[in-house]
Context: one part of a larger RNA
RNA sequence: AGCGGACGGUGGAUGCCUUGGCACCAGGAGCCGAUGAAGGACGUGGGAGGCCGCGAUAGGCCUGGGGGAGCUGUCAACCGAGCUGUGAUCCCAGGGUGUCCGAAUGGGGGAACCCGGCAUCAGUCAUGUGGUGUCACCUGCACCUGAAUUCAUAGGGUGUGUGGAGGGAACGCGGGGAAGUGAAACAUCUCAGUACCCGCAGGAAGAGAAAACAAUAUGUGAUUCCGUGAGUAGUGGCGAGCGAAAGCGGAUGAGGCUAAACCUGCUGUGUGUGAUACCUGUCAGGGGUUGCAUGGUGGGGGUUGUGGGAGGCCAUGGGUUGGGCUGACAACCAGCUGGGGAGUGAGAAAGUGUGCUGUUAGUCGAAUGGUCUGGGAAGGCUGACCGUAGACGGUGAUAGUCCGGUAGGCGAAAGCAGCAUGCCUCCUUUGGUUUUUCCCGAGUAGCGGCGGACUCCUGAAAUCUGCCGUGAAUCUGCCAGGACCACCUGGUAAGCCUAAAUACUUCCUGGUGACCGAUAGCGGACUAGUACCGUGAGGGAAAGGUGAAAAGUACCCCGGGAGGGGAGUGAAAUAGUACCUGAAACCGUCUGCUU
Numbered sequence: 001a002g003c004g005g006a007c008g009g010u011g012g013a014u015g016c017c018u019u020g021g022c023a024c025c026a027g028g029a030g031c032c033g034a035u036g037a038a039g040g041a042c043g044u045g046g047g048a049g050g051c052c053g054c055g056a057u058a059g060g061c062c063u064g065g066g067g068g069a070g071c072u073g074u075c076a077a078c079c080g081a082g083c084u085g086u087g088a089u090c091c092c093a094g095g096g097u098g099u100c101c102g103a104a105u106g107g108g109g110g111a112a113c114c115c116g117g118c119a120u121c122a123g124u125c126a127u128g129u130g131g132u133g134u135c136a137c138c139u140g141c142a143c144c145u146g147a148a149u150u151c152a153u154a155g156g157g158u159g160u161g162u163g164g165a166g167g168g169a170a171c172g173c174g175g176g177g178a179a180g181u182g183a184a185a186c187a188u189c190u191c192a193g194u195a196c197c198c199g200c201a202g203g204a205a206g207a208g209a210a211a212a213c214a215a216u217a218u219g220u221g222a223u224u225c226c227g228u229g230a231g232u233a234g235u236g237g238c239g240a241g242c243g244a245a246a247g248c249g250g251a252u253g254a255g256g257c258u259a260a261a262c263c264u265g266c267u268g269u270g271u272g273u274g275a276u277a278c279c280u281g282u283c284a285g286g287g288g289u290u291g292c293a294u295g296g297u298g299g300g301g302g303u304u305g306u307g308g309g310a311g312g313c314c315a316u317g318g319g320u321u322g323g324g325c326u327g328a329c330a331a332c333c334a335g336c337u338g339g340g341g342a343g344u345g346a347g348a349a350a351g352u353g354u355g356c357u358g359u360u361a362g363u364c365g366a367a368u369g370g371u372c373u374g375g376g377a378a379g380g381c382u383g384a385c386c387g388u389a390g391a392c393g394g395u396g397a398u399a400g401u402c403c404g405g406u407a408g409g410c411g412a413a414a415g416c417a418g419c420a421u422g423c424c425u426c427c428u429u430u431g432g433u434u435u436u437u438c439c440c441g442a443g444u445a446g447c448g449g450c451g452g453a454c455u456c457c458u459g460a461a462a463u464c465u466g467c468c469g470u471g472a473a474u475c476u477g478c479c480a481g482g483a484c485c486a487c488c489u490g491g492u493a494a495g496c497c498u499a500a501a502u503a504c505u506u507c508c509u510g511g512u513g514a515c516c517g518a519u520a521g522c523g524g525a526c527u528a529g530u531a532c533c534g535u536g537a538g539g540g541a542a543a544g545g546u547g548a549a550a551a552g553u554a555c556c557c558c559g560g561g562a563g564g565g566g567a568g569u570g571a572a573a574u575a576g577u578a579c580c581u582g583a584a585a586c587c588g589u590c591u592g593c594u595u
Base pairs, nucleotide, nucleotide: 001594002593003592004591005590006589007588008587009586015580016545017544020516021515022513023512024511025510026509027508028507029505030504031167032166039101040100041099042055043054044053046079047078049075050074051073052059061095062094063093064092065091066090070083071082072081106115107114108113116135117134118133119132120131121130122129137164138163139161140160141159142158143157144156145155171202172200173199174198175197176196182189186237212220213219224251225250226249227248228247234242235241255497256496257495258441262300263299264298265297266296267295268294269293270292271291277290278287279286280330281329282328283327284326285325305475307440308439309438310437311434312433313432314431315430318337319336320335321334322333323332338429339428340427341426342425343424351423352422353421354420355419356418357417358416359415360414362410363409364408368383369382370381371380372379384401385400386390392404393403394402446470447469448468449467450466451465452464453463456482477492478491479490480489481488532539533538552579555566556565557564558563
């Protein structure tokens, strides 16, 4: 020196564990904000700091419930000073306080800072100073004012509005809108109307009560979602690919309001003197521009496709009160009562009372003895018991009967949610007939050009839709049924609203796992979006385990200390806070063999 053996060091793999994650399910909740949000800065405790809580009333204040003996959060002990059966700490509900920044909103500003006006209060001899309130912009409504320019308008101002502004994980609707890729290259095509950007909204959104489907039938009957139809019919450099619908079976279930014709109130403009028009009809009196045409606005009326409505005509009218220029009659209109219907979820919109259920604290809750091993019994042996409870977790090893719980019951002053109901609120209150008259949503439908969406790449290309141009009809009308025409069938566009079934999960509660177990599982089991890096946008770690219990080694010795040797604790100290187990590489000590 090499090869072995034994014993160590170093190192932190492996095993075991889990405070933390991941995925999914069920239920709840589903917006917050100028009454100042989300998110922060700075403070706040008797004693430095981090986290959490709280806000100058600052580890807390008040009220109402629960609870019942200790308490002054945590890392994290120790000391001090206190509170508490006159019920503390703690839990729930309601209220109060809530610095400064932040949409940030009195003005400014390099966020958490600086500087003001007005009113009022405190203080000062007075000024300075301090407290409270208020002062941004846009917008709806009302009012005042008011140019060029007479009226007017623009503009300005005041008051008022729980009007706006900003934030939010995914889900939704709309406006824009790629490329890598695939086509084994690539250009139409695909990826894909995806990613991404912007706007807007809600707890859902969007869609939605047929100008729909269908196809010969006595058909279906808003929309949405799921299954099927079906990888079908189609489309496609007929390549790669893309890819329906009707129908059928289910979930849910709900339908309404207007425009116009006609009547009428108010108002603008034009026109109207002849006592004509007009003032509901008739007769008589009376009034005197109140009229007519047209525009605007309000009320009534009206809402449909076996076409509907208006207007005209006929018949009928529950009771009662009132109305018009006057009187009589008739008719008409309005109110009340009576009858019917509906409602805070569209069709209008505020609530309020009662009851029940749930929820936000809680509470009751059965049943075990001995013995053996052991540091320790829940283990072994043996004898019992409960079970509407043998889920689970903890306890010195493996517990139905030790603890918390579990099954099953009980419980709320106050808040919240749902359901029911009363009050309340709203709507409605004739029918028939007629076809001559009127209405039935216009720069619309259609058509032409260029695009887009549809299974549909321009094709025979219907349908829907954007821009440009052109441009109808009103029921003997118009649209659709995949060019187009006829017949037939279905429907009634160019106005609006609409719950549920559906999507999602930041958040709360409960549960589950052939999910992970510290190089895994979230980046993060631990002071983690921390330390650190970067001008910045941004990037982004490492780091878990003594023991049942600190019982964390009193005391002695060596040493400056670090560290160790005794002694002691403990079942164990080769469990000593550099702490469970403690692999390998690597480094040693002793020893065997070889050279």